[in-house]
c-di-GMP-I riboswitch aptamer from an uncultured Gammaproteobacteria bacterium, 82 nucleotides, folded computationally. It matches the Rfam family "c-di-GMP-I riboswitch aptamer". Rfam describes the family as follows. GEMM was predicted in a large-scale screen for bacterial structured RNA regulatory elements. Model confidence (mean pLDDT): 79 of 100.
RNA sequence: UAAUUUAAUUGCCAAACUUCGGUGUAAGCCAAGGACGGAAAGCUACAGGUCUUAAUGCGUUUAAGAUGGCUGGGUUGCAUCC
Repeated sequence: UAAUUUAAUUGCCAAACUUCGGUGUAAGCCAAGGACGGAAAGCUACAGGUCUUAAUGCGUUUAAGAUGGCUGGGUUGCAUCC
């Protein structure tokens, strides 16, 4: 330099559960272990749903909070045989 062969590679997150763990009234969140699953199971609380707390006009109520692995939306990223 040319030819041949092949779809292939590095990975990422982390359910339930466990802990003489931490935190919160609680829902839940954080840490370590652990993998059920995920192609956005990265981020985001705007809309709906669900859950928690308080209030009470007792209701298809209000306020605050949680849930992004409930659904949608917004936004960022990764892979390449075709």